Source information
Model confidence (mean pLDDT): 89 of 100. Small-subunit ribosomal RNA, central domain from uncultured Pirellula sp., 349 nucleotides, folded computationally. The source organism's lineage runs through Bacteria, Planctomycetota, Planctomycetia, Pirellulales and Pirellula. Its Rfam family is "Bacterial small subunit ribosomal RNA".
[in-house]
Context: one part of a larger RNA
RNA sequence: CUGGGCUUAAAGAGUUCGUAGGCGGCUUUGUAGGUGGGGUGUGAAAGCCCUCGGCUCAACCGAGGAACUGCGCUCCAAACCGUAAGGCUUGAGGGGUAUAGGGGUAAGCGGAACAGAUGGUGGAGCGGUGAAAUGCAUUGAUAUCAUCUGGAACACCGGUGGCGAAAGCGGCUUACUGGAUACUUUCUGACGCUGAGGAACGAAAGCUAGGGUAGCGAACGGGAUUAGAUACCCCGGUAGUCCUAGCCGUAAACGAUGAGCACUAGUCUGAGGGUCUGUCACAGACUCUCGGACGUAGCGAAAGUGUUAAGUGCUCCGCCUGGGGAGUAUGGUCGCAAGGCUGAAACUC
Numbered sequence: 001c002u003g004g005g006c007u008u009a010a011a012g013a014g015u016u017c018g019u020a021g022g023c024g025g026c027u028u029u030g031u032a033g034g035u036g037g038g039g040u041g042u043g044a045a046a047g048c049c050c051u052c053g054g055c056u057c058a059a060c061c062g063a064g065g066a067a068c069u070g071c072g073c074u075c076c077a078a079a080c081c082g083u084a085a086g087g088c089u090u091g092a093g094g095g096g097u098a099u100a101g102g103g104g105u106a107a108g109c110g111g112a113a114c115a116g117a118u119g120g121u122g123g124a125g126c127g128g129u130g131a132a133a134u135g136c137a138u139u140g141a142u143a144u145c146a147u148c149u150g151g152a153a154c155a156c157c158g159g160u161g162g163c164g165a166a167a168g169c170g171g172c173u174u175a176c177u178g179g180a181u182a183c184u185u186u187c188u189g190a191c192g193c194u195g196a197g198g199a200a201c202g203a204a205a206g207c208u209a210g211g212g213u214a215g216c217g218a219a220c221g222g223g224a225u226u227a228g229a230u231a232c233c234c235c236g237g238u239a240g241u242c243c244u245a246g247c248c249g250u251a252a253a254c255g256a257u258g259a260g261c262a263c264u265a266g267u268c269u270g271a272g273g274g275u276c277u278g279u280c281a282c283a284g285a286c287u288c289u290c291g292g293a294c295g296u297a298g299c300g301a302a303a304g305u306g307u308u309a310a311g312u313g314c315u316c317c318g319c320c321u322g323g324g325g326a327g328u329a330u331g332g333u334c335g336c337a338a339g340g341c342u343g344a345a346a347c348u349c
Stems, first nucleotide, its partner, number of pairs: 004320003007303002012317001014201004021194003025088007033081002035077008049065006091191001092188003095184005103177007110154001114150008125136002162169002206247006215241002220236004258316006266294013298305002322349003331342004
C1' cells in the first nucleotide's frame, strides 16, 4: 500500500459551527487538461521469455523474435471527469400566512414545606433506633396558635409527553431573543454535504474574588454496632450546595450506535399541523414533521436490530490493530492549582 473493522469483543471525537481539502442535481453549446484510440520517435547493449543454431550433452555461447506495461511529438473521438458560457427547479435558502413548545437571557411576583425570632396556651418530657445512647428540655423543650424574618426548591398537572446541537430545560407574569413544523398560483437559482487544523458551547466536582447560607452535607467531633469499625445506623457539623464575575474542560458527556442523502413489508400508538368526506357535539380517510412499541425480508457470533437499521448503496470525517506495563514516563502545550490534551519504550504473559 492492498485488505478488515468500530451497540456489547480493540475502536464514533461530549456537541455544534466552520477554514483548507474531498465529494456533489437536471440540461444546452463550446473547449480538449484528464480519458480512450491511431501514427511516429524513443524506451542502449546484456539479462528474463519464445523459436532456431554452435561446442558429443549441459552449463556456456551465437542469431532472430517478443517484451521493455513508460515518456515525447502528432492526428482523431467527445460519452464521462475537469473547464468556459448559458438555461432549469426537484436539492438548498429567502418571503408570506398559521401553529406547538420546561429552548435561552433578565426582571418582578406567589403558595406549601422547612428553619429561626418574638408573644400566647401548656407543664415533662422530646427526639432517635433493630434496641439504645450521645443530643434538646423547668433559664419552660416537644405539641399548638399568632406575627415577623430568611434561604433553597417548585407538590398536583407530569406522560415510553414537549423543547434544545449536546450539556441540559419544569410555579406564575412581563420584556428581549434562538430554532422547528405545516401550508403557499411567491422569490433566488446548485447558493449543497462533510470537515484535517481552528473556534464556540459544555453536568457534577474543583479553583479565584466578593456576597449569601434555611435544609442537606465531604472533612471533622461524639453516640452506637463490632473481635476491631478510620464504615453501614444515630446526634451534631465546616467546606460545598445558592448568587455575581472569571477559570477549569472532564463523565457509564450512553442509543456504550459520527454527520448527510437515497432506496427497501407491515401493524398499533403518543405529540404538532394540513387537505378531503359525512346525518359536522363528533367521527372517518389521506398526507407532512417529531416521539415510541411490536415485527417481515435482510443483517448479526449471538443478544438483538429491523423506514429513528445494526438492511442495501454513495460522500466526507474520527478511531482500532493481543493482555499487562499505561493513559504511566518523557518532551511539548494549556491551567492559579487540581490537573487536562498529546503520548511511548524496556520488561513480562